[in-house]
Model confidence (mean pLDDT): 81 of 100. The RNA shown here (transfer RNA) has 74 nucleotides and comes from Parcubacteria group bacterium M10-OD1-1. NCBI's taxonomy places the organism under Bacteria, Bacteria candidate phyla. It was read from a public genome assembly. Its Rfam family is "tRNA". Rfam's curators write: Transfer RNA (tRNA) molecules are approximately 80 nucleotides in length.
């Protein structure tokens, strides 16, 4: 250099033909329960869906272009 794939919470991920609440489990805070711990329960917090433009009433989701990172060809 060409082509493929993947990018969503702190870690792993889903997300339905583009429709109004953006989600799971793990981790965290807190509080209940023990003499403590560990489990168990209750509730909370934590998001610019990688970045930019474009379609569209509406975009996590469709085009297009970066950017990283994985496989491949040269």
């Nucleotide at each position: 250099g060409g082509g493929c794939g993947u990018a969503u919470a702190g870690c792993u991920c889903a997300g339905u033909u583009g429709g109004u609440u953006a989600g799971a489990g793990c981790g965290u805070u807190u509080c209940c329960u023990u003499g403590a711990c560990a489990u168990g329960g209750a509730a909370g917090a934590g998001g610019u869906c990688u970045c930019c433009c474009g379609u569209u009433c509406g975009a996590g989701u469709c085009g297009g272009g970066a950017u990283a990172c994985g496989c491949c060809c040269a």